């Protein structure tokens, strides 16, 4: 320099273009206990972009940019 893939919650992962974007672990609160842990209940938390396009409707499809990883020279 060219090329391919990936980007969703604190972490690991889901989501056929159409439900209020969901689960596990973690975190917070309550309950339980003398206390801690376990258990039970409840709660907060996310779509890489101050971008554009297609569509009635975009996390999903297209373009550009950014970041990361791989490949070729």
């Nucleotide at each position: 320099a060219c090329u391919u893939a990936u980007a969703u919650a604190g972490u690991u992962c889901a989501a056929u273009g159409g439900u209020u974007a969901g689960a596990a672990c973690a975190c917070u609160g309550a309950u339980c206990u003398c206390a801690u842990a376990u258990g039970u209940c409840a709660g907060g938390a996310a779509u890489g972009a101050u971008a554009g396009g297609u569509u009635c409707a975009a996390u999903u499809c297209c373009u550009u940019c950014u970041a990361u990883a791989g490949g070729u020279a």